[in-house]
RNA sequence: GAUAAAGGCAAACCCGUCGAAAGGCGGGGGCGCAAAGCCGCAGACCUAAGCCCUGUAUGUCGCCCUUCCGGUGUGUGUGGGGGGCGAGGAUAAGAUGUGCAGGGGAUGGUGGCUGGGUUACCGAA
Repeated sequence: GAUAAAGGCAAACCCGUCGAAAGGCGGGGGCGCAAAGCCGCAGACCUAAGCCCUGUAUGUCGCCCUUCCGGUGUGUGUGGGGGGCGAGGAUAAGAUGUGCAGGGGAUGGUGGCUGGGUUACCGAA
């Protein structure tokens, strides 16, 4: 391959189940499908858990300043209180944990998005 026949697959949606999610699987269902069989290899698209960055809140530890208080014979230092510590050839002095928000990100997915690879059922003129 014929608006044919036989046979096949099964979208949305519903139930169950796995997953952080996207989505997968099983059952029902049937929008469609001539490779809507198989392979996520390339592109495209979907998701963003771990991870990274930023902001913010907070905890822990550390540090700085102090004209206030105590203490002292004096000075330094120390204790308490108060105020602080992103960066800085230019802070006096910062690290880390957790929560939340935003951003990045595939190693996770989609073969019913495109390309590629691969295999195959039935049947006229």